The RNA shown here (transfer RNA) has 73 nucleotides and comes from a Chloroflexota bacterium.
């Protein structure tokens, strides 16, 4: 240079053939506990990298920019 995959909650990852964005871990508070852990309950956290399109409607389709990891030269 060229080709290919990703990109979503502090993290790890889900979301069918476009229809109300979720889980587990962390985090906060609460029970219990003589205290810590562990374990019940609840509760907090998202401009879905970013900018355009098409659609009544886009995490999801298209096109451009970023950034990551792969490959090929």
């Nucleotide at each position: 240079g060229c080709c290919g995959a990703c990109c979503u909650a502090g993290c790890u990852c889900a979301a069918u053939c476009g229809g109300c964005a979720g889980a587990g871990c962390a985090c906060c508070u609460g029970u219990u506990u003589u205290g810590u852990a562990a374990a019940c309950a609840g509760g907090c956290g998202g401009u879905u990298u970013c900018g355009g399109g098409u659609u009544c409607g886009a995490u999801u389709c298209c096109c451009g920019a970023g950034g990551u990891c792969g490959g090929c030269u």
Its Rfam family is "tRNA". Its family is annotated with triplet codon-amino acid adaptor activity in the Gene Ontology. By type it is a transfer RNA. Taxonomically the source falls in Chloroflexota (Bacteria, Bacillati). The sequence is in RNAcentral, with records from ENA.